[in-house]
This is a predicted structure of a 349-nucleotide part of an RNA (small-subunit ribosomal RNA, central domain) from an uncultured bacterium. The RNAcentral record of the full RNA draws on ENA and SILVA. Its mean pLDDT, the model's own confidence on a scale to 100, is 89. Its Rfam family is "Bacterial small subunit ribosomal RNA". Its family is annotated with ribosome and structural constituent of ribosome in the Gene Ontology.
Context: one part of a larger RNA
RNA sequence: CUGGGUGUAAAGGGAGCGCAGGCGGGAAGACAAGUUGGAAGUGAAAACCAUGGGCUCAACCCAUGAAUUGCUUUCAAAACUGUUUUUCUUGAGUAGUGCAGAGGUAGAUGGAAUUCCCGGUGUAGCGGUGGAAUGCGUAGAUAUCGGGAGGAACACCAGUGGCGAAGGCGGUCUACUGGGCACCAACUGACGCUGAGGCUCGAAAGCAUGGGUAGCAAACAGGAUUAGAUACCCUGGUAGUCCACGCCGUAAACGAUGAAUACUAGGUGUAGGGGUUGUCAUGACCUCUGUGCCGCCGCUAACGCAUUAAGUAUUCCGCCUGGGGAGUACGGUCGCAAGAUUAAAACUC
Numbered sequence: 001c002u003g004g005g006u007g008u009a010a011a012g013g014g015a016g017c018g019c020a021g022g023c024g025g026g027a028a029g030a031c032a033a034g035u036u037g038g039a040a041g042u043g044a045a046a047a048c049c050a051u052g053g054g055c056u057c058a059a060c061c062c063a064u065g066a067a068u069u070g071c072u073u074u075c076a077a078a079a080c081u082g083u084u085u086u087u088c089u090u091g092a093g094u095a096g097u098g099c100a101g102a103g104g105u106a107g108a109u110g111g112a113a114u115u116c117c118c119g120g121u122g123u124a125g126c127g128g129u130g131g132a133a134u135g136c137g138u139a140g141a142u143a144u145c146g147g148g149a150g151g152a153a154c155a156c157c158a159g160u161g162g163c164g165a166a167g168g169c170g171g172u173c174u175a176c177u178g179g180g181c182a183c184c185a186a187c188u189g190a191c192g193c194u195g196a197g198g199c200u201c202g203a204a205a206g207c208a209u210g211g212g213u214a215g216c217a218a219a220c221a222g223g224a225u226u227a228g229a230u231a232c233c234c235u236g237g238u239a240g241u242c243c244a245c246g247c248c249g250u251a252a253a254c255g256a257u258g259a260a261u262a263c264u265a266g267g268u269g270u271a272g273g274g275g276u277u278g279u280c281a282u283g284a285c286c287u288c289u290g291u292g293c294c295g296c297c298g299c300u301a302a303c304g305c306a307u308u309a310a311g312u313a314u315u316c317c318g319c320c321u322g323g324g325g326a327g328u329a330c331g332g333u334c335g336c337a338a339g340a341u342u343a344a345a346a347c348u349c
Base pairs, nucleotide, nucleotide: 003321004320005319006318007303008302012317014201015200016199017198021194022193023192025088026087027086028085029084030083031082033081034080035077036076037075038074039073040072041071042070049065050064051063052062053061054060091191092188093187094186096183097182098181099180103177104176105175106174107173108172109171110154115149116148117147118146119145120144121143125136126135162169163168206247207246209244210243211242215241216240220236221235222234223233258316259315260314261313262312263311266294267293268292269291270290271289272288273287274286275285276284277283298305299304322349323348324347331342332341333340334339
């Protein structure tokens, strides 16, 4: 390479948008590029292969055939692919009518709690632990009441509940704004799927500049524990955590499961719609979309998956190919840096 794989053995890109490319619904006509068939030319000889023959056999040699799977020209076919014309509505999209939602951005605002400050009451302890000590406190702490300041996070509701492509999103209100679902069937008429490069988004930590800093808390200091204790426990505590703008671009970025479409028993819960029916105060049934559990067929090495597939198929992309060396070195690209990304070999088992 041909293959075989990719939930857990090596392997799904963190996620989306999308150029090229690949693939692509129904009907009718045209063309004949691919395709299929026939014919002609060519495809050197030797070699290989088959048959026959010659050296006493064989190797070797000779003859004939086959083969040379290809290319060119020409004639024909029109099912499939392609190109093109006309057309259709189921795929896709638009309009309309409704609906749910922590989807996003900005602004405003609320209460509880912690801490600090001021004042009142009040007196000897508080705090902390397995037990202690460091620490705080007669300069009046802890406790309690009143007032004030400031920052951060939003108890209950809260739910294998909802929304979002993923990361993620949770007090309340307002403004702007993205997406989704159901119903309807008016409009467009295949406008679709995937997507190497590319572009955009992307938790936490970290970086840069300027703010902010209540609580928490790497580093650090002290007290304990211990043989030691650069830890676990305790008392403190700075970066950071928060905001604005910019960078970084990684995570067990996980469902360890790429995207899309179709098909293939059921049962049961839940969220958002629609319909049929009813003693309409509760309901019953059908159906679409999401989200869970259980469970056939089938699949699987097993575990398990099982209409939200890891089943049956098709299309497109990423990735894997024994362990270590190593996601390292070198080089390139990106970055302020930290580093990220691309990515070997020697050697060794």